[in-house]
């Protein structure tokens, strides 16, 4: 340098055949339970879906550029 792939909550990821208030587990906080802790049960907070532009009535999802991680080739 060329090509492929990934980037969504603090962490690990799902969703990506465009359309419902963007979700799960773990973690955190609060409550219940318990003599106390852990476990268990319930609830809450937490996201400009890497970034910019474009396409579209509508974009996490499609297209292009850029940034970052991983890989292949030279």
């Nucleotide at each position: 340098g060329u090509c492929c792939u990934c980037g969504u909550a603090g962490c690990u990821c799902a969703g990506c055949u465009g359309g419902a208030u963007a979700g799960a587990g773990c973690a955190u906080u609060c409550g219940c339970c318990u003599c106390c802790u852990a476990a268990g049960c319930g609830a809450a907070g937490g996201g400009u879906c890497g970034u910019g532009c474009g396409u579209u009535c509508a974009a996490a999802u499609c297209g292009c550029g850029c940034c970052g991680g991983g890989g292949a080739c030279g």
Molecule: transfer RNA
Organism: uncultured Bacilli bacterium